[in-house]
Predicted 3D model of a 73-nucleotide RNA (transfer RNA) from Cyanobacteriota bacterium ELA615. The RNAcentral record of the sequence draws on ENA. Lineage of the source: Bacteria > Bacillati > Cyanobacteriota. Its Rfam family is "tRNA".

RNA sequence: GGGGAUGUAGCUCAGAGGAUAGAGCAACCGCCUUCUAAGCGGUCGGCCAUUGGUUCGAAUCCGAUCAUCCCCG
Numbered sequence: 001g002g003g004g005a006u007g008u009a010g011c012u013c014a015g016a017g018g019a020u021a022g023a024g025c026a027a028c029c030g031c032c033u034u035c036u037a038a039g040c041g042g043u044c045g046g047c048c049a050u051u052g053g054u055u056c057g058a059a060u061c062c063g064a065u066c067a068u069c070c071c072c073g
Stems, first nucleotide, its partner, number of pairs: 001072007010025004018056001027043005049065005
């Protein structure tokens, strides 16, 4: 330098054009328990890497950029 993959909650991930973007773990609160753990219930947490475009409508499709990883040279 060329090509490819990934980027969504603190962490691991789902979501493949239409709703208010969800789950598990973590954190916090409560229940239970003599206490702790486990278990049960609940709460909080996201401007979906950035930017532009397509569309009535974009996390999702397209371009560019950025970050990480892989391959080629």